RNA sequence: UUAGCAGGCUACCUUAUCGCGGUUUGAGCAAUCAAAACGAGGAAAGUCCGGACACCAUAGUGCAGUAUAGCGGGUAACGCCCGUCAUUCUUAAUUGAAUAGGACUAGUGCAACAGAAAGUAUGUACAGAUAAUGCUGUAGUGAAACCAGGUAAACUCUAUACGGUGAAACGUCAUGUAUAUCAGCUUUAAGAGCGGCACGCUCGUGCUGAAGGGUAGGCGGUUAGAGCUUUUGGGUAACUAAAAGUCGAGAUAAAUGAUAAGGAAAACCCCGAACCUAGUUUAGGGUUUACAGAAUCCGGCUUAUGGCCUGCUAUUUUU
Numbered sequence: 001u002u003a004g005c006a007g008g009c010u011a012c013c014u015u016a017u018c019g020c021g022g023u024u025u026g027a028g029c030a031a032u033c034a035a036a037a038c039g040a041g042g043a044a045a046g047u048c049c050g051g052a053c054a055c056c057a058u059a060g061u062g063c064a065g066u067a068u069a070g071c072g073g074g075u076a077a078c079g080c081c082c083g084u085c086a087u088u089c090u091u092a093a094u095u096g097a098a099u100a101g102g103a104c105u106a107g108u109g110c111a112a113c114a115g116a117a118a119g120u121a122u123g124u125a126c127a128g129a130u131a132a133u134g135c136u137g138u139a140g141u142g143a144a145a146c147c148a149g150g151u152a153a154a155c156u157c158u159a160u161a162c163g164g165u166g167a168a169a170c171g172u173c174a175u176g177u178a179u180a181u182c183a184g185c186u187u188u189a190a191g192a193g194c195g196g197c198a199c200g201c202u203c204g205u206g207c208u209g210a211a212g213g214g215u216a217g218g219c220g221g222u223u224a225g226a227g228c229u230u231u232u233g234g235g236u237a238a239c240u241a242a243a244a245g246u247c248g249a250g251a252u253a254a255a256u257g258a259u260a261a262g263g264a265a266a267a268c269c270c271c272g273a274a275c276c277u278a279g280u281u282u283a284g285g286g287u288u289u290a291c292a293g294a295a296u297c298c299g300g301c302u303u304a305u306g307g308c309c310u311g312c313u314a315u316u317u318u319u
Base pairs, nucleotide, nucleotide: 002314003313004312005311006310007309008308009307010306012263013262014261015260016259017258018257020039021038023036024035025034026033027032041291045302046301048300049299050298051297052296053166054165055164056163060199061198062197063196065162066161067160068159069158070084071083072082073081074080085101086099087098088097089096102157103156107155108154109151110150124139125138126137127136128135170220171219172218173217181210182209183208184207185206191203192202193201227246228245229244230243231242232241233240234239265289266288267287268286269285270284272282273281274280275279
């Protein structure tokens, strides 16, 4: 210098003008006005997993069903993460990556073609042995041919785990209406409730259906947490303990923006200079600069994406 692999950080900056949102402060009877600071992400995305929280009155037992699967550890938990073993792929290289990684004597299946024959079935060719016989050996076909092995992202078995719904959850206040009508069943218990079914349990005078009427506003939930940062200790690591510090959107038809100028970093092009060449460095000019948008919140996984840095290994050049 180049290449490969792994990991980490960041996601433009400044000024001016105008505009938007909630909070705080001040003025005002109020409407409102003014000022300050603040105001989308590393994935906010996919809705794929796991939870917090809320409700279903108590949330049981069994069956069915779904999911996971080496061993050990982490975590609130997980189908996630870390370590390690195995197998496979890859590499110059234990260089890196991947995994539907338990069980084939519990049982049932599946394997084209070829081959005589794909199962405790058969006997093609040669040889040996025998009273005789695939009784023994070799060859041939094939992925697989002697009490066959393979296959479970084949059915299945084993172990473990599992209620549902979802912030449009739910709670509360206000407004308004029809304590009305018809039909069936029932108070001897119908019926309702709890993921699907069964049993059990609980409530119980209402249940089911038709037709019809009123409302659909406000507030909470709503952002202080399994939170974040730094240091020290433990641990191979994931992570964990302690101490100190810190609090930086909360909209509700949905705000967080627009314009102008200059600058940073990167890429490409033009052109000049230096160097022996390749090519590199450097001055100037021009163009462009990603993926993308909170809606209860958190931990993961997956996907999209501009730039920079670090480490390991190999390679090139110079000293």
Predicted 3D model of a 319-nucleotide RNA (Bacterial RNase P class A) from Cellulophaga baltica. Model confidence (mean pLDDT): 75 of 100. It matches the Rfam family "Bacterial RNase P class A". The family's RNA type in Rfam is ribozyme. About the family: Ribonuclease P (RNase P) is a ubiquitous endoribonuclease, found in archaea, bacteria and eukarya as well as chloroplasts and mitochondria. The source organism's lineage runs through Bacteria, Pseudomonadati, Bacteroidota, Flavobacteriia and Paracellulophaga.